The RNA shown here (SAM riboswitch aptamer (S box leader)) has 89 nucleotides and comes from an Actinomycetes bacterium. It was read from a public genome assembly, where an Rfam model found it. The prediction has a mean pLDDT of 78. NCBI's taxonomy places the organism under Bacteria, Bacillati, Actinomycetota, Actinomycetes.
RNA sequence: UCCGCAUCAAGAGAGGCUGAGGGACCGGCCCUGAGACGCCUCGGCAACCUGCUCGCUAGAGCGAGGUGCCAAUCCCGGACGGAUGUGUC
Numbered sequence: 001u002c003c004g005c006a007u008c009a010a011g012a013g014a015g016g017c018u019g020a021g022g023g024a025c026c027g028g029c030c031c032u033g034a035g036a037c038g039c040c041u042c043g044g045c046a047a048c049c050u051g052c053u054c055g056c057u058a059g060a061g062c063g064a065g066g067u068g069c070c071a072a073u074c075c076c077g078g079a080c081g082g083a084u085g086u087g088u089c
Base pairs, nucleotide, nucleotide: 013042014041015040016039017038021031022030023029025078026077027076028075043070044069045068048066049065050064051062052061053060054059
């Protein structure tokens, strides 16, 4: 680095704008005019990458920067499509 199997499901809010749906699809079950979803600002979680510190190494720590994330176990179940691998014809 690649493949297969198994296991896990943690964490993180406020304001402003908008105004009707949103959680991909189907079925549930939820969120939602006491304003959901989305966008913006600030904040935060986390530690994949860069960086810094320690270490012979494996690695550990920090949390400045780049991503990501901040309802519900990927919300639950199911189905479809694509890619890849293996086997058979």